[in-house]
Order: sequence, then C1' cells, then structure tokens
RNA sequence: GCUUCAGACUACUCUAUCGCGGUUUUGGCCUUAAGGUCAAAAAUGAGGAAAGUCCGGACAACGUAGGGCGCCGCACCAUCUAACGGAUGGGGUUUCGUGCUUUCGGGUACGAGAUACAGAGAGUGUCGCAGAAAAUAACCGCCCUGGCUUUGGUCGGGGUAAGGGUGAAAACGUGUGGUAAGAGCACACGACGUUCCCGGGUAACCGGGAGGGUGGACAAACCUUGCGGGUUGAAAUGCCACGUACAUUCCGACUCUUCUGUUUCCCUUAGGGGGAAUAGAAGACUUUGGUUGCUCGCCGAAGGCUUUGCAUCGGAAGGGGUAGGCAGCUUGAGCCCGGCUUUUUCUUCGGAUUAGGCCGGGACUAGAUAAAUGAUAGAGCAUCCGCCACCGGCGGAGGACAGAAUCCGGCUUACAGGUCUGAAGCACAU
Repeated sequence: GCUUCAGACUACUCUAUCGCGGUUUUGGCCUUAAGGUCAAAAAUGAGGAAAGUCCGGACAACGUAGGGCGCCGCACCAUCUAACGGAUGGGGUUUCGUGCUUUCGGGUACGAGAUACAGAGAGUGUCGCAGAAAAUAACCGCCCUGGCUUUGGUCGGGGUAAGGGUGAAAACGUGUGGUAAGAGCACACGACGUUCCCGGGUAACCGGGAGGGUGGACAAACCUUGCGGGUUGAAAUGCCACGUACAUUCCGACUCUUCUGUUUCCCUUAGGGGGAAUAGAAGACUUUGGUUGCUCGCCGAAGGCUUUGCAUCGGAAGGGGUAGGCAGCUUGAGCCCGGCUUUUUCUUCGGAUUAGGCCGGGACUAGAUAAAUGAUAGAGCAUCCGCCACCGGCGGAGGACAGAAUCCGGCUUACAGGUCUGAAGCACAU
C1' cells in the first nucleotide's frame, strides 16, 4: 500500500419559487364573553432503525384481597439496571486457524467463534438397520467333562468374557503376573466421576494430595428441583354533548332462622311465657353479576304484592338509538455542562480512562387524527461507467434502508456511499 473480516460513527449540502401541519405575534370580520373564521410574519416540523411486535417496564382500568391448582418463562459466576429471556467481563465445555512439541493416541500457547451451561442413583421413556445381545448378554471361539464313532467328527453338561465378528457405541484403557481357560482376580501407570484436606480466587472454578467407585448418550423427551409471573392494553381509560323503544317472546328464583322496637290477643305461681300484625337489623339459602383458564374466598343486586296473575332481580332471543367532541398527547427511570467521590485499566506519575453514586447549573422549538413534515429548478460534494491532447477535463447515470401515532430500555432484521479503529493475509522497502 492492497484485499478480507469484525466493530463504532454518519446517513448529501446550499440557493430560489410554490405548497402542507401545529405553536407564537399582528390585523380584519362574527360574538355579551369564552371562542370561531380569514390574511400576513418569524422561528420550526419523521429515525438509527421510526420496522418486526420478540422481551422488560412506566402508565390506565378491573371498588376491595387474596389463597390453591393449571399454564408460561428462566437456570454456571460476578457486576450494571426500574426491570429483562438484556448488556459487560470471567469460568467450564467445545469448534476452527497458526506456532511449538509428541510414545503419533495426543498435549500446549495465542487468536477468532459457539454455548443446547440446575438434575440421568426420584421415576418413566428413546437409541433405526446390523448383531447372540443395546444392559437380567453368549454367535464363533477357549477350558474341563460324559456318551457315540467310519478316528474326519457329532450330541449333551459345566465354566468363561482375554481373542474374533456386528455396530456410532458391547461392561473403563495399556502392560505384567496369575489361572483348567479366563476375568480388576492381583499389581503398576493412566482416564472419568465422587468425598475429604491443603493452596489460589469475591465467586463460578483452577492446582496438588489421600480414600472409595466404574457401561454410555439424550431432559430444545415426559419429568424433578429452585426462582419468577393477576389480566387487558392508548381502538387502554376518563369526561361532555346528541339520541332512542323495549308496551315483545322465553327461562330461573319468588325461602328459612334469630334479635330489637311498636300495637294487640291469650295464659299466669304476677317472675314472666306463648301467638298474630308491622318496622328495622343480622345470618343462612336460592337465582345470579363482578376481578384471570378453573376453583375456594371476597364484594354487589333481588327474594315483594296478590289470587293463577302483576311486579322485581338475573339471563337469553328479537328489535331500536348513537358513532360527534375534549382529555390521555408529550417534562423524561431523559439530554448537556461543571464539581466531589468509589471503582476498572493504562501511565511519561502530570493525568487519561471503564462502570456507578452524590451535589450544583442550563436548555426543552413534531404532536397529526384518515393522519402534515413535500414538489420543481439550478449549482456544489461523494460514487460508478465511457472518452480524451491526462494528475486534469468532457459526457452520461445517480446518492441506500426507509415514514412518527402513549412513552421509555433492550433484542432481531434491512441498509448505497463515506470516515475511524482492530485482526489476519499478500506485496514492497528498511
């Protein structure tokens, strides 16, 4: 210097004319006023993702109040955060590249990635085909032994898992001893896992030592453990105006007990007791409504007149009216500047820097509602292509993804061109 990869920032500029939205100011008209309407002027008006609707919240409603089950989510450690299934760093496992090393099985250092990271001795389940067998193992084989025999073999019993075969995987691996033949049967060195001790680390975990143990994989299979989760969602929700018709049909309920007061009747041992009517209160029950998928609980409504009905409460069917306006609506867990303090890293020891906390100051100029933020012309700048008399000129194309709708913090996806940083490779020079 070029190429590739990763990350961060930016996201054409200026002038003129015309047009659109809200705020402020000025003037005219209407109006008692609030306010409405017309015109003009100034400043101003869509993002890093406004997208997806995948997460977490703020906020609003469900009056009050929850509990249990179901269902859903997360799962190594530390820190940040309002919170997160997020971010940052670290640990374990693992992939790729390069270097070193090797008993050629592997080990180790650096760099760049992934992470599906609680539990497989709580239980259930799956591992095709092949194979004797995928966990209650014995096809070939090896050893001991009995019978038959044409001396080649064959039938049966017992032992075995070292050798062979199948397979991704076959009862931990290699070697030695031992054995009838073998086997962790024994020993040495290892692998994996676990308990205790020592050292380092905030911790996950790392290193070392001792003891016991030995089929695996899968929980993004069901499941178990721990932690967390009420629902809905700005078309939430609140208020105002306008307007109407339920006079219809059907279904359910239309009870009980206790206490107090008043009136009245009867009894009386004169203490009081019992009945009726009426008013009120409480509880239970019935029909139900409300908060979330169910359930318990909680809260609310009605249970009355009267003589075959009416009313009330609740529900269903059918039918009728309205669809206008205001608020929510932009002041935020936000941004900028300064100081102090804790903390990470670097340091030329002056300071810089990462992540938090506290104090002081400053600015706040989209808020639409069928949805505005644009169009045209010229010039410039960046990029690509072609040509030329070449370090400049001419001509053509042409500047991405895309559009606020309650707001904020993340994640994911799309993105032309430009600037910066880091890593790797190639080339050249020293």
Description:
Bacterial RNase P class A from a Bacteroidota bacterium, 430 nucleotides, folded computationally. The coordinates come from a structure-prediction model, not an experiment, and the mean pLDDT is 75. Of the family's consensus pairs, 99% are formed in the model.